[in-house]
RNA sequence: UUCUUGAGGGUUUGAUCCUGGCUCAGGACGAACGCUGGCGGCGUGCCUAAGACAUGCAAGUCGAGCGACGAAACUGAUUCUUUCUUCGCAAGAAGGAAGAAUCGGCGGAAAGCGGCAAACGGGUGAGUAAUACCUGGAUAAUCUACCUUCGGAUGGGGGAUAACUUUGCGAAAGCGAGGCUAAUACCGCAUAAUACCUUUUUCCGUAAGGAGAAAGGUUAAAGGUCCUCGCAAGGGGAUCGUCGGAAGAUGAGUUCGGGUCCUAUCAGCUUGUUGGCGGGGUAAUUGCCCACCAAGGCUAUGACGGGUAGCUGGUCUGAGAGGACGGUCAGCCACACUGGGAUUGAGAUACGGCCCAGACUCCUACGGGAGGCAGCAGUCGGGAAUAUUGGGCAAUGCCCGAAAGGGUGACCCAGCGACGCCGCGUGGAGGAUGAAGGCUUUCGGGUUGUAAACUCCUGUCAGGCGGGACGAAAUCUUAAACUUUUUACAGGUUUAGGAUUGACGGUACCGUCAGAGGAAGUCCCGGCUAAUUCCGUGCCAGCAGCCGCGGUAAGACGGGAGGGGCAAGCGUUGUCCGGAUUGACUGGGUGUAAAGGGUGCGCAGGUGGUCUGAUGGGUCUGACAUUAAAUCCCCCGGCCUAACCGGGGAAAGGUGUCAGAAACUAUCAGUCUUUGAGUCUGAAAGAGGAGAGCGGAACUCCUGGUGUAACGUUGAAAUGUGUGGAUAUCAGGAGGAACACCGGUGGCGAAGGCGGCUCUCUAGUUCAAGACUGACACUGAGGCACGAAAGCCAGGGGAGCAAACAGGAUUAGAUACCCUGGUAGUCCUGGCCCUAAACGAUGGGUGUUAGGUAUCGGCCUUUCGGGGUCGGUGUCGUAGCUAACGCGUUAAACACCCCACCUGGGAAGUACGGUCGCAAGGCUGAAACUCAAAGGAAUUGACGGGGGCCCGCACAAGCGGUGGAGCAUGUGGUUCAAUUCGAUGGUACGCGAGGAACCUUACCAGGGCUUGACAUGCAGGAAGUAGAAACCGGAAACGGCAACGACCGGUAUCCAAGCCGGAACCUGCACAGGUGGUGCAUGGCUGUCGUCAGCUCGUGUCGUGAGAUGUUGGGUUAAGUCCCGCAACGAGCGCAACUCUUGCCCUUAGUUACCAGAAGACAACUUCUGGCUCCUAAGGGGACUGCCGCAGAUGAUGCGGAGGAAGGUGGGGACGACGUCAAGUCCGCAUGCCCUUUAUGCCCUGGGCUACACACGUGCUACAAUGGCCAGUACAAAGGGUUGCCAAACCGUAAGGUGGAGCUAAUCCCAAAAAACUGGCCCCAGUUCAGAUCGGGGUCUGAAACCCGACCCCGUGAAGCCGGAAUCGCUAGUAAUCGCGGAUCAGCCACGCCGCGGUGAAUACGUUCUCGGGCCUUGUACACACCGCCCGUCACGUCAACUGAGCUUGAGAUACCCGAAGUCGUUUACCUAACCGGGAGGGAAACUUUCUGGGGGGUGACGCCGAAGGUAUGUCUAGCAAGGAGGACGAAGUCGUAACAAGGCAGCCGUACGGGAACGUGCGGCUGGAUCACCUCCUUU
Repeated sequence: UUCUUGAGGGUUUGAUCCUGGCUCAGGACGAACGCUGGCGGCGUGCCUAAGACAUGCAAGUCGAGCGACGAAACUGAUUCUUUCUUCGCAAGAAGGAAGAAUCGGCGGAAAGCGGCAAACGGGUGAGUAAUACCUGGAUAAUCUACCUUCGGAUGGGGGAUAACUUUGCGAAAGCGAGGCUAAUACCGCAUAAUACCUUUUUCCGUAAGGAGAAAGGUUAAAGGUCCUCGCAAGGGGAUCGUCGGAAGAUGAGUUCGGGUCCUAUCAGCUUGUUGGCGGGGUAAUUGCCCACCAAGGCUAUGACGGGUAGCUGGUCUGAGAGGACGGUCAGCCACACUGGGAUUGAGAUACGGCCCAGACUCCUACGGGAGGCAGCAGUCGGGAAUAUUGGGCAAUGCCCGAAAGGGUGACCCAGCGACGCCGCGUGGAGGAUGAAGGCUUUCGGGUUGUAAACUCCUGUCAGGCGGGACGAAAUCUUAAACUUUUUACAGGUUUAGGAUUGACGGUACCGUCAGAGGAAGUCCCGGCUAAUUCCGUGCCAGCAGCCGCGGUAAGACGGGAGGGGCAAGCGUUGUCCGGAUUGACUGGGUGUAAAGGGUGCGCAGGUGGUCUGAUGGGUCUGACAUUAAAUCCCCCGGCCUAACCGGGGAAAGGUGUCAGAAACUAUCAGUCUUUGAGUCUGAAAGAGGAGAGCGGAACUCCUGGUGUAACGUUGAAAUGUGUGGAUAUCAGGAGGAACACCGGUGGCGAAGGCGGCUCUCUAGUUCAAGACUGACACUGAGGCACGAAAGCCAGGGGAGCAAACAGGAUUAGAUACCCUGGUAGUCCUGGCCCUAAACGAUGGGUGUUAGGUAUCGGCCUUUCGGGGUCGGUGUCGUAGCUAACGCGUUAAACACCCCACCUGGGAAGUACGGUCGCAAGGCUGAAACUCAAAGGAAUUGACGGGGGCCCGCACAAGCGGUGGAGCAUGUGGUUCAAUUCGAUGGUACGCGAGGAACCUUACCAGGGCUUGACAUGCAGGAAGUAGAAACCGGAAACGGCAACGACCGGUAUCCAAGCCGGAACCUGCACAGGUGGUGCAUGGCUGUCGUCAGCUCGUGUCGUGAGAUGUUGGGUUAAGUCCCGCAACGAGCGCAACUCUUGCCCUUAGUUACCAGAAGACAACUUCUGGCUCCUAAGGGGACUGCCGCAGAUGAUGCGGAGGAAGGUGGGGACGACGUCAAGUCCGCAUGCCCUUUAUGCCCUGGGCUACACACGUGCUACAAUGGCCAGUACAAAGGGUUGCCAAACCGUAAGGUGGAGCUAAUCCCAAAAAACUGGCCCCAGUUCAGAUCGGGGUCUGAAACCCGACCCCGUGAAGCCGGAAUCGCUAGUAAUCGCGGAUCAGCCACGCCGCGGUGAAUACGUUCUCGGGCCUUGUACACACCGCCCGUCACGUCAACUGAGCUUGAGAUACCCGAAGUCGUUUACCUAACCGGGAGGGAAACUUUCUGGGGGGUGACGCCGAAGGUAUGUCUAGCAAGGAGGACGAAGUCGUAACAAGGCAGCCGUACGGGAACGUGCGGCUGGAUCACCUCCUUU
C1' cells in the first nucleotide's frame, strides 16, 4: 500500500461407507402471469414479424451572392386641397397641422438561380466467424470541407440559363417549344510559386525509398456589406469571402502481429487460384482488373464445408479462477422494402437523393403515375408481453447566417405502466372483567388478546387555503473606458445603466386549517424450511421443487381458526451464474463403482544424462507509452436521507518499446577411459518360431481263426448292434489325428500362444570379466505388423470327436439336459476375417521406500539341510495407500515423463453417415424419449434341491390305531323364508358351545310398541292418581272395559283434613338401545414357533461406518449347563433352582378314619375301653456326583461301583425370554370412529340353527375264541350331594314307581367298580360275532318331546370276516386295555371334554434318509426376506425417434440461355453558345450579322462486365406419408422359468448353427463358480 475472503441439505439401503446423478436453499432480470395496491424521487419500457403501414412532424438556412416580385406600418421628396398660428391696414409672406396622389427608401413571404449543410444527429441488429471487432504497430503506399497558424494572390474579359413571359401535350405526375435576364453560377485570357511534370544531381536509409538543389515546362481566383475623402472621376480603410501553397488539428482510407463460438458423422481445398514481368485503375498499396509466363498456394497448430452469432467498454454471478450474457449508456461495424448500379461531393456507393429489376401497397380518365416509419408519436398484425398521434426550443448541443435570428420528435420536460431501485406512511401512549363473537377443549379451560371497546395524544403523506423558487448563462441597447502598425460612433475587449428570454409550472419548497380521520396485502405452516390444530373428503377430488401425501381418525388435498415469512407488494413461471471439486488451470479419476487401447514396431509430436562457453527466444527486474469516457473500488461533496448525481484519486494483471540479469529451459559450439543406451568375447537355460523326417501306445475299419447269445447303454430304459455269428479273444493289414508317464503356482515368448524324438534354418533372454561407441534415450496421435476359437473362399484329407439333423427316453410340454447315430467343422496347403472374461479385468519407462520364505537360470564362496550376488517366478507381510475388499521392491506406496480412456441408468455399442470385408460382420458412433436412481465394497439377517456339528417318538426298531363298515359329532358344499355368526395349512373342522324342543337365539315369517324392555336429567301436566283382580277380543304380545285401590318426607305436641315436596304416571326434550361395521383403529386374553436355548445391555476394545467383540474356539451338558482358552470384564431376561404333587423316613395330632378288645343287635350298625401299624394333615429329614475306582487336561464332566426308599434334572405338573405370524377374538368383557333411531332398537307366536345327491376331519362300536353268553367270588381311587344325594323296604321283566331313614358330609347317600378269577355253554359260521335300521309297547323330565329328547321291554337283525394310496399316537407304571367320577344340566342327543384309579407290555442297531429346530461356516441380484427376486416372446394402449414408394418448401453450387440500369471502351450516324482557323455581308469606326472547318462535349449504335429471370444437373435442409422394423412407458392379460443358492445342466465372453420365447448346442477362453478330495504354497510348533 492492497485485500476483507470459500457453510450445506434431501434422495439408491433393513442399516453402512463410497461412487454417482437428480433436486432445494442464494443472487440476478428490458421480463410475463395470479391476487392485491396509499404517496414520492430516480431510472426504465416490441426480447416476437429486419412484418405491413393511414395521418402529422423528424433538415434546413443564407436577401451581407443573384434576378424578378413586394402587403400593412413607418419614412423621404414633389404636387394638390383644407385649416390653424404669427406678422401685415390689406394684398400677401413665414411657420405648423390634417388629408389625397405620384415616385423612392425601409420592411418580408412563397417559388427560382447560387453557396453551405444534408455523409452529422436519430433508428435497427437482418447480414457478417472475418473486407467485422478488441489490442498493439505500419503508412518511406494515402486523402482530409469547415477550423487554426504562416507567407502570397484576388487583374482583365466573354457567352449563356432558371425564375418570368407566350404557348403546345397530358386525367395527373409532369414534359416540350419560342422569347427576356442576373450572379460569389459557367468559360477563355493574363500573372504565379517551396504546387505539379521532365531532365540532371547531392545527402540519408538495410531496403522498397526519403529529404534537398539546379534548369525547362504546366497550372488560379469572386466578390459582398459597411465607413470615409472627393463636385465628379476616382481613392483610402474595416470586415466577411475567393484562389494557389506550406504546416497543424480533426476525421477517414489501406495494411500487419496477436486474440475472437460449436462441429472431423465436413479431410482434403484452390485456376485469378499462388507468384512474376508489363500495363490499366485508385486518394493510395495490392490479381483490385487485364495480357503473357511459371505451377504454385492452404491444410490435423484443423484448410475447405456446415450450424450459430453484430463486436467491445462492460453486465450478472462466483472466494477466486472461471461461467453466462452484450437491453438501457458509450466506442466501432453493418443495414435502410429485396437485389444491382453509379452520380454529386472533401467525405456516400447516400434511412427521410437518383437510375434499373423484383415483390407489395395506393391513385388513374386505363394511356400512365406514386410510395418505402429498423427517425418521433401512432395503427393493424404477431405475441405471455412493452407507453402519448403531448409541451418546448427556456437549457445543452448541431446546421445555416457577419449578426439579430431561423431550424432541430437530437435534446429538455410532461403523460402512461409497482417494470426495477430507493425513501415515507397506513398512527402513538395507556387500557383486564382478560368483554362479546370466532376457534378449540381432557369441559376445568385455552387461544384470538392489550388486540378491541374506552381514555389521553400526535399530525408525516393525501386533502383545503395562502405564499413561492434555483435552473438565466447570455443577447440587445445606451453611455464610457481601454486596445489594435494608420483608422473607429463603426473591428476587438471591458465596465456601468436599461430592456428582454422558463416548456417544466403556480411545480419543488414554506406557512396555515381540520381530523385517527382516506391508506394492507400476499405466500407459506410433512422433511429439506421459520410456522398446527379442527372439520370435510375417502387412491375420489386433488397436491407436488425433490423425497412423496390421499384407500374413514390426512399437521401434505379443500375450508375454518391460529401461527410463520416478506411487505405496497407477495407468490408463480421462464432464463443465467452459484451451490456443481458434476469437465477438476486453481481442483477429479481409470484392479472390483463409468474408464488402460488385444500386443508390439515406429514417423511426427512431447520429454530427456554430465561438464564448459556463447546467445538472450522463453523466464525474471526496472522504466516509458497505451489500455477513451462512463462503470467497479476509495475519499470528498450536492439533492432533508437514500436511490441518483458531481469532483478528485486509485485500479485496469493485457499489448508495445527501451534498458538490464543469466540460475533454469531453449538454441549454437564443444567435453565425458560415463552412470542411460548399444556393440564385441566367453558361458548357460528353455514346449521361442519355421521346415523336413522318424516313432510307439490307443482308436476305428478290413481280412482270417477260435467261439456262442447276447452286446451296448442308462437313474431306469428304449432306439442301436447281433444266429446272414455280434460283443469277447488271437493274428495280419490299412488310415487319420493326438503325443500318457516325465509335468512342477516349472520354462520360453510382445501378446495370441508353445509339449513324442531327430536334423536344418532362425529370433530373443540371462550371467561373468573386460574392451569399445559416447546420450546414440523414453513415450508414441496417425501408420505398419502380429493377433485364440468360431467363420468364409479354393484344393486336399477325414480315424476319433461333433454344431445342424434323425431316432429313443424324460416331461404337463422338452425345439433341452441323458442315450444311440450323424453332416459341416476339427487336420494340411494357399488366401481372407481381426474379434474374446484377447484378464493381473492393473498402459509403457526411470528412480526412491523394512523384511521373511519358496523356487527357476547363472556366477562367487563353501564345513554345509550353509552364505553372498545378478536376472526371473510365487507367497506372507512393515511403512504408506485404498470406499472397503485388498495392494504392498513384480505397488494399487512416493515422484517425474509420454500415450490411451471416463463423466448418471436405459434407449445403445443401436440408428444415420463414412470406411474396411466375398460374406458373416468389424471400426468410428449419436439423438429424441424415459427413470430417480443404476452401481461398488462391506454389515446384519433370511434363504439354498451349499457344507460341518448337534437335538427331538423326526426317522429307524416296536405296540396300537386312522384311511374300508355302521353310527355319533364337527366342517365344506348344496338346499332353504331362515338353515344366525365366528374359527380355515401346520396353529380351523367332538373348535367358541362345559350341554339349540320353548327360552337360549344373534336367523326367518307374521303380529305388535316408539323416550322405548333398561339408566339419568330437565320442563310442564292432571285426578279415584299409580297399580290392578275378574270379564271380552286375540296364537300370544297387546288392546278394551274396569270392581278394588295405594306409598314416602316436610309442615303441628298428637290425629284427621289441607298445603308443599318426592316416588310413580302422562306429555315433550335431552337421550336410551344395537350379538350393526371395522380384530387392518385398540385394550385385555389366547394360539403358534417352543420348555426350543436362546435374546440383550453397561463399560472397554476393534472398525471411517453399519457393526463386531463379549455370545466365537477346545471340551462338556437336557440347557449360552459348566470348565479351559481368549480384548474383553461384568450384568439382565430366559435355563436350572425356589413352588405344587408323588415316592422313603421322622416329629406333632388322633375324629367322623383305622386297629384290638368288650357289650347289645337277625343284620346294617350302635355303645364303651384301649391303641397309633395303616390312614389323615401340619412341620421336618433325605440326594449333593457327597464317597470309591477308571477315563479326562490334577478341569468341567462321563462310565462303573458302594450305600440308599430314591442316583445323577428321581417321576409328573404349574411356570412360556426378546420376538414372529397386521395369527384369533368388536358375538365374553371393555373401547375409538362410523352407521341406525316409528328401526339395524324392543315384545310376542310359530319356524329355523337338527335340511341332504355328496366330500373331509375327529370319535364310538365292531368284524370275534387272548372271544361271546350264563352263574358265582374279589380288589380301587378321585369326586359330587339340601330346588340336592337319596338308604332300607315294597311294586314293576325293565326304564321306573311307592316310600321315607340318614346326610349341609373322613360320619349318610350316589356306589354296583370293571377288566380279573372260578365253573359252565358256544366251536369258526355273517355265527349264541356285530349291533345299525325298522315295527310295537312303555318310563321319566318338562306349559309343551310333531318338526326335535333320553331311557326301558318285546320283536326285527343291515353293513362289516381287520381295511388301497396314504397317514396318526406312544420310550414305563408309558402304550394298550378296564371301569369310576365331575362340570354344564328340568331333561338330553356325552360315543365329547376334564379328572380318577385297576391290569399292564414290546422296542430303540443307530442318525444315511423324511419333518422340525439350534450353533458355526459359505454363496446370494433376497430384506414384504424363496410363498423372494426376475427374463423374453405374444396381446392391448400411449409416446418419441429410425426407415420408407412418393409429394412439397427452402438454401446454396455448377453449366448454359437471356440480359435491365450503369461505369468503362470503341465508333462517328446525328446534335453542339463560350475556345481556335478560314470566308462573306453591313457599318466612317467602334462593332455587328452570318456561313464553314477543327477541337472538346452530348445523343445514338456496338462491345466487355452485369442484377433479376429461365433451362438442366446433382447436393444439403425442413415438412407430410401407406407400409416396415425395433425402443420406452403403462396395479392386478397369455406362454413358459433363462438368471440370482451348486438357481436345480455353474455362470459368463467371442463365434457359428438351431429354436414360440426366454434360450439350447458345438468350438476356444475366463472365474467375476459352490462343494469334496488331492497336490503345491504359506503360517505356527
Source information: Predicted 3D model of a 1581-nucleotide RNA (small-subunit ribosomal RNA) from a Candidatus Omnitrophota bacterium. Rfam family: Bacterial small subunit ribosomal RNA. The source organism's lineage runs through Bacteria, Pseudomonadati and Candidatus Omnitrophota. Its mean pLDDT, the model's own confidence on a scale to 100, is 83. The RNAcentral record of the sequence draws on ENA and SILVA.